[in-house]
RNA sequence: GAUGAACGCUAGCGAUAGGCUUAACACACGCAAGUCGAGGGGCAGCAUGGUCUUCGGACCGAUGGCGACCGGCGCACGGGUGAGUAACGCGUAUGCAACCUACCCAUAACACGAGGAUAGCCCGUUGAAAGACGGAUUAAUACUUGAUAACACAGGGGCACCGCAUGGUGAUAUUUGUUAAAGAUUUAUUGGUUAUGGAUGGGCAUGCGUUGGAUUAGCUAGUUGGUAAGGUAACGGCUUACCAAGGCGACGAUCCAUAGGGGAACUGAGAGGUUUAUCCCCCACACUGGUACUGAGACACGGACCAGACUCCUACGGGAGGCAGCAGUGAGGAAUAUUGGUCAAUGGGCGAGAGCCUGAACCAGCCAAGUCGCGUGAAGGAUGACGGUAUUAUGUAUUGUAAACUUCUUUUAUAGGGGAAUAAAUGGACUUACGUGUAAGUUUUUGCAUGUACCCUAUGAAUAAGCAUCGGCUAACUCCGUGCCAGCAGCCGCGGUAAUACGGAGGAUGCGAGCGUUAUCCGGAUUUAUUGGGUUUAAAGGGUGCGUAGGUGGAUUUAUAAGUCCGCGGUGAAAUCCCGAUGCUCAACAUCGGAAUUGCCGUUGAAACUGUAGAUCUUGAGUGUGAACGGGGUAGGCGGAAUUCGUAGUGUAGCGGUGAAAUGCAUAGAUAUUACGAAGAACACCGAUAGCGUAGGCAGCUUACCAGGCCACAACUGACACUGAGGCACGAAAGUGUGGGUAUCAAACAGGAUUAGAUACCCUGGUAGUCCACACAGUAAACGAUGAAUACUAGGUGUUUGCGAUAUAUUGUAAGCGCCCGAGCGAAAGCGUUAUGUAUUCCACCUGGGGAGUACGCCGGCAACGGUGAAACUCAAAGGAAUUGACGGGGGCCCGCACAAGCGGAGGAACAUGUGGUUUAAUUCGAUGAUACGCGAGGAACCUUACCCGGGCCCGAACGGCAUUUGAAGGACUUGGAAACAAGCCGUCCUUCGGGACAGAUGUCGAGGUGCUGCAUGGUUGUCGUCAGCUCGUGCCGUGAGGUGUCGGCUUAAGUGCCAUAACGAGCGCAACCCUUACCGUUAGUUACCAUCAGGUCAAGCUGGGGACUCUAGCGGGACUGCCACCGUAAGGUGUGAGGAAGGUGGGGAUGACGUCAAAUCAGCACGGCCCUUACGUCCGGGGCGACACACGUGUUACAAUGGGCAGGACAGAAGGCAGCUACUUGGCGACAAGAUGCUAAUCCAUCAAACCUGCUCUCAGUUCGGAUUGGAGUCUGCAACUCGACUCCAUGAAGCUGGAUUCGCUAGUAAUCGCGCAUCAGCCAUGGCGCGGUGAAUACGUUCCCGGGCCUUGUACACACCGCCCGUCAAGCCAUGGAAGCCGGGGGUACCUGAAGUACGUAACCGUUAAGGAGCGUCCUAGGGUAAAACUGGUAACUGGGGCU
Repeated sequence: GAUGAACGCUAGCGAUAGGCUUAACACACGCAAGUCGAGGGGCAGCAUGGUCUUCGGACCGAUGGCGACCGGCGCACGGGUGAGUAACGCGUAUGCAACCUACCCAUAACACGAGGAUAGCCCGUUGAAAGACGGAUUAAUACUUGAUAACACAGGGGCACCGCAUGGUGAUAUUUGUUAAAGAUUUAUUGGUUAUGGAUGGGCAUGCGUUGGAUUAGCUAGUUGGUAAGGUAACGGCUUACCAAGGCGACGAUCCAUAGGGGAACUGAGAGGUUUAUCCCCCACACUGGUACUGAGACACGGACCAGACUCCUACGGGAGGCAGCAGUGAGGAAUAUUGGUCAAUGGGCGAGAGCCUGAACCAGCCAAGUCGCGUGAAGGAUGACGGUAUUAUGUAUUGUAAACUUCUUUUAUAGGGGAAUAAAUGGACUUACGUGUAAGUUUUUGCAUGUACCCUAUGAAUAAGCAUCGGCUAACUCCGUGCCAGCAGCCGCGGUAAUACGGAGGAUGCGAGCGUUAUCCGGAUUUAUUGGGUUUAAAGGGUGCGUAGGUGGAUUUAUAAGUCCGCGGUGAAAUCCCGAUGCUCAACAUCGGAAUUGCCGUUGAAACUGUAGAUCUUGAGUGUGAACGGGGUAGGCGGAAUUCGUAGUGUAGCGGUGAAAUGCAUAGAUAUUACGAAGAACACCGAUAGCGUAGGCAGCUUACCAGGCCACAACUGACACUGAGGCACGAAAGUGUGGGUAUCAAACAGGAUUAGAUACCCUGGUAGUCCACACAGUAAACGAUGAAUACUAGGUGUUUGCGAUAUAUUGUAAGCGCCCGAGCGAAAGCGUUAUGUAUUCCACCUGGGGAGUACGCCGGCAACGGUGAAACUCAAAGGAAUUGACGGGGGCCCGCACAAGCGGAGGAACAUGUGGUUUAAUUCGAUGAUACGCGAGGAACCUUACCCGGGCCCGAACGGCAUUUGAAGGACUUGGAAACAAGCCGUCCUUCGGGACAGAUGUCGAGGUGCUGCAUGGUUGUCGUCAGCUCGUGCCGUGAGGUGUCGGCUUAAGUGCCAUAACGAGCGCAACCCUUACCGUUAGUUACCAUCAGGUCAAGCUGGGGACUCUAGCGGGACUGCCACCGUAAGGUGUGAGGAAGGUGGGGAUGACGUCAAAUCAGCACGGCCCUUACGUCCGGGGCGACACACGUGUUACAAUGGGCAGGACAGAAGGCAGCUACUUGGCGACAAGAUGCUAAUCCAUCAAACCUGCUCUCAGUUCGGAUUGGAGUCUGCAACUCGACUCCAUGAAGCUGGAUUCGCUAGUAAUCGCGCAUCAGCCAUGGCGCGGUGAAUACGUUCCCGGGCCUUGUACACACCGCCCGUCAAGCCAUGGAAGCCGGGGGUACCUGAAGUACGUAACCGUUAAGGAGCGUCCUAGGGUAAAACUGGUAACUGGGGCU
């Protein structure tokens, strides 16, 4: 885009065309084929007339006419359907010298006699009926017969002409025989017979075309042909007899399945593909099957006979029927209409005509089922209204000029009125012309549809809009609801709490009396490719050769004209399509004209190309001669090394084997070694992108035989060629058969190991086999994943074998074998004269993945198995090449307390603390591998506090605005209460008197939430990781993803730098800049310092003073591989180098790229959405966060002598202090208390640092170690230490004697060890955290390994990225399918039996007085029926096999 459509929602009108696609299923009822009295006898019924009449009627064929009957013509047309048919059925083109044709036209001729019947009518018989039978009588254009007759037919004879083989035509005084007729009537006609011709319609034959299947390959006995006869309108095996053995078939016979064919229709640029409804042509059929009759024509839709199935009637004896005609009914189905009108027109039948008949036809009815046309109003109208919806929320946006309202129009609608065409002719009447019949003219008659189309008038916007969609494809977006639910979906895919995708709404978009959905066809699809595809790797080259048919084929020339080309003729029906006109108001539609119909046939020509025939040629091909070449093949002979075995010797304890072992062998002497012998198999080195062969393949040496390509020469043949469906042959390994052989190796098998297991990998053995001969098998990643042949198209380089030229350096040429690369090709990888380039010819093969190279069938095979080779079902992919990552028990390089080397710990004990778990009214919440667990928390007794129980409050615990009102108030007191709170009472500020400040109450507006979502977020943080990376611009490369830069070499802590370089530069990171520490200088000296001077103290920078030193804190300097040596191109490296306080980043800190982990946090804060609002808010009391069988993390203290205790002695730094630190004095054993002083701090205080040193003691023990736990007594803080604080004293004195597997930290002022301070804080559960100083080590060979990371490279079927992907069995459900004992069908064929109707043939009895003929009977054939055995093809099935999906 289309449809004979259907379904859903909706629906105003007209025109036009269409309407059982399914059950060729069954049909009630009505109609669809009759007509003619001018063929006939007649006359039932009707009418007219006449006669009679008892007025009821009867009679008369006399008239109009006419039922039934005889007869003629028609019924073979028109109408329906598509079952059958793969066919001369259809289409197209020819032919009939092999034919017929009623009615019609033309021409010629003729029509004279005779006769007997029979329907009807009448009278009877019989039957339920349908009907049947008998008797009597009668007519014809019915029937019979005589005559006449030929240009008719048949036979014989001759003439002329023609053709296409049989033959045909014509003329004639040729001859013999045979066959005709009908009348009617209004007297004008009409009908009859014969013959010829025409027209029309048919019959037959032939060429070409006409679906799928080869998993259908052979079919055929009247079959193929001939002769003769029969039959037919006619040819013919059409039929019969005889003779011959043919005929068809890979150019697809036979069989099976499907199907009416064509014009045309739809689609498409076309070529094609699909379809066969309506209309036209042809065919076939008429309940199913068969048969003939009649007839011009039928084997006959509304005729006959028979058989069968079905339905109906019946008195049970018998009968009737055929809608695939028009309506209509039932059934089937998703689905398809009225039991209408008229013969007015067109057409048909009959008739002289009038006319009759006509479900053909024309009209009307129903149906949005198609196409076309019209309408549902038009113009103006902004406060851009109300309402709806949305929103950044009281302002906008949109619906929207939309509405209201004003003006206008009237198609349509309703009402009223008018009103066609379709009619031409016929008929009636009249007139005219000539030949009383025709023709013409005038007038008149005939209209179903229809009072319709159309026209006029009136009324009044009045009567008239929906459907689908809105994620992308694809035009059109928001809100709400829902929450992987409900649902959507053509494909991709949406939906798991912010859905433009579901449902609703608002809005928008598209089309519009329709719009969507479903189904089907074509297109897009170059996705079956003729036009117009492919086959290295995506599906696809046969394993290889020879070769048949076939296809294709070198050069020159002659002829021909089959193909080819030009012209002409015939045909290609009409309709349709296209173009131009015309007619319906337009259009659809219709009509006219043209073009087209690409085809077929005939014909005059042309001769380039192809073909055919002839002749010639040599370049393709082959032959010959000559020379080299090779693991080419077959058969035979020979050889050495190795292996195993045997024998003998030497010799002794192991050998062998592995990652390590064991099985195994060995004291009966192995392994090892020496000698000799045997056997079988294979041939080291040479050996090579070297050679040969068609492929498979071929390797010691040698002999014989066979074959090959190549080179040179140009002697011979003269296109002999290429390819090659079927076919034939060859064909690795494994395998099979028979017979040998068997050294090694080695499926199966056994044992030993490994392992969770190990029917494996490893080891020890070991049989088929491996070898030979003969025979099968016929497959491989049989690969160059690349069919064969020919020609053409740049180069470079190596090698093998010939030949040639040489100047012996080289070089040409031919045939091979390789590498690199250009053009070109290719999706790319790549190929690239050995093509995957450019062309030609031929063959083979492919058409999404799986199912499946499976099933069935067939063929082959001894078997194994091979060849050929599907479908159902299922998925939306499967696949190729390349890219970037990630990963690898891949590779290379490098780094890190990563390992190693060391030191000290953890894991065992007790306690502290955090977590899990459990418990609980609650044990609030969060953090959970590394990157949670002394974490949020830098301080839970109340508070904190978020949790639980209980008691209260509701503008609320806090804050702000407004209004009203009251009063000073956060006040005091009393009562109740656990408190919050409630009640009572007392009380009252300033003032310029307006009011103000403050507070309470009431009302109102803003509340509040540690409730949820860290997977809606901001901000902040952890980690990879202080790892060296991550990117950009421009250029270049690539179809592209992307690459290059950023790679390579060297170097660095570093993508740090240097060199190189299709890259050149740049950015974020690195480094540096910043702080601190180490040295020096300078400036400045108070509260710090004190060398010199002076004073002074028990002592003391205590004082005067000093500015030297230390120190403090500002400013500078200093370090840069700068210098030297060596190495290196450089960058840089090395050195116990020099100098220097410091040396190669001096130490430490701050600083964290692009990103990853949907990492953490809504409970720090902020914030979207959701949720609660007398509660999930808030206040108070109490409890809980502190529980305790247990498990884990992080710590503290220990287990002791490098120690504990006691006594004495020495040296810091940093940081803090007024609700504070506190000197000093007194009391207390002590925590502390009571006094008191200094300090808002380089001034005073905490402040005596401790480890350490000196001395004494303890002597290896659960101790003078260790301090848990518990008892008692206290101190302090605080409203309050019971749950649940710290500290002090006395007493008690647990576990623990150095810690399993495993694991952590640390590379120098580090580890280890020792103490001091601070924050938080009333106090403190701090052994934590953050700082400070004191003492102060050991070790690093090195990078194999573990972990993590960086760069390059490689493989990948991974991309959520190896914690990936993914295979098979088993378990469960569903689906389709194969096999299968059987069971049930279907169509076709064969054989036999039977056999109706019927044609033909035969026939003594009966009829016909005889005869002609008939009846009856018989024969052949046959529909149907029956029997039998097979084949084919379906359905179903216990059980069973694999497959697919989940």